[in-house]
Context: one part of a larger RNA
RNA sequence: CGUUCGAUAUUUGAAGGGGAGCUCUCCUCAGUACGAGAGGACCGGGAGAGACAAACCUCUGGUGUUCCAGUUGUUCUGCCAAGGGCAAUGGCUGGGUAGCUACGUUUGGAAAGGAUAAGCGCUGAAGGCAUCUAAGUGCGAAGCCUACCUCAAGAUAAGAUAUCGUUUUCCUUCGGGAAUGAAGGCUCCUUCUAGACUAGGAGGUUGAUAGGCUGCAAGUGUAAGAUCAGUAAUGACCUAAGCUAAGCAGUACUAAUAGGCCAAACG
Numbered sequence: 001c002g003u004u005c006g007a008u009a010u011u012u013g014a015a016g017g018g019g020a021g022c023u024c025u026c027c028u029c030a031g032u033a034c035g036a037g038a039g040g041a042c043c044g045g046g047a048g049a050g051a052c053a054a055a056c057c058u059c060u061g062g063u064g065u066u067c068c069a070g071u072u073g074u075u076c077u078g079c080c081a082a083g084g085g086c087a088a089u090g091g092c093u094g095g096g097u098a099g100c101u102a103c104g105u106u107u108g109g110a111a112a113g114g115a116u117a118a119g120c121g122c123u124g125a126a127g128g129c130a131u132c133u134a135a136g137u138g139c140g141a142a143g144c145c146u147a148c149c150u151c152a153a154g155a156u157a158a159g160a161u162a163u164c165g166u167u168u169u170c171c172u173u174c175g176g177g178a179a180u181g182a183a184g185g186c187u188c189c190u191u192c193u194a195g196a197c198u199a200g201g202a203g204g205u206u207g208a209u210a211g212g213c214u215g216c217a218a219g220u221g222u223a224a225g226a227u228c229a230g231u232a233a234u235g236a237c238c239u240a241a242g243c244u245a246a247g248c249a250g251u252a253c254u255a256a257u258a259g260g261c262c263a264a265a266c267g
Base pairs, nucleotide, nucleotide: 001154005165006164007163008162009161010160011159016151017150018149019148022050023049024048025047026046027045028044034039052108053107054106055105056104060102061101062100063099067095068094069093070092071091072087073086074085075084076083077082112146113145114144119139120138121137122136168179169178170177171176184262185261186260187259188204189203190202191201192200209255210254211253212251213250214249215248216247218244219243220242225238227236228235229234
């Protein structure tokens, strides 16, 4: 810009596109059919496995650049105690929430239908027979078209449904143009499991959108400061303490104020 008024939602999808499509083992049927024996099935039913793919983070793990603790050297905060900095830019070590993840979990390939290939047929002439083919007609594949998952109305044949708004005025060469400003949208702002930017989602006081605060969860593992025991290192007790990121709730304390812009019916 189009989809022939302007919008907001929800959709259809044999218009069309993409994805997926795997293989093996064991049990049973059955030591049956078959076969002198040796051997040894089709068909049907069931249970697993591998590789591959998708989604997810409950479990098991990883990461988690500073959430907690321990610790060496050195330096600084006047000193003790308690802390901060640095150690190739996590000093080293032990753990670890959210998120992201695989080594983890769950799921998938199926079943079914249609038309067929090679192939196998039925009926059957030309050619009194025969012949799957010439007329006619049936079966038949991991392949084809559906089916399964997914995108999708720019599918220009531009689809459908529901709801909302369609007010007033002027000019006109009658093609159109200019105002008003509805429903709605944008800008702006708070932001996100969304994201390079943009876009998309949630919200903007009629408010839980983010921060803060409170509580909980979860992590670390018993803070500081006293007191006591010990010459001391250290230990015990107040104390399953103290501290705590991204998690879950609650709560308007802080910030989303105010404003501006776009925008409608031809016949």
Notes
This is a predicted structure of a 267-nucleotide part of an RNA (large-subunit ribosomal RNA, domain VI) from a Candidatus Omnitrophota bacterium. The sequence was found in a public genome assembly. Its Rfam family is "Bacterial large subunit ribosomal RNA".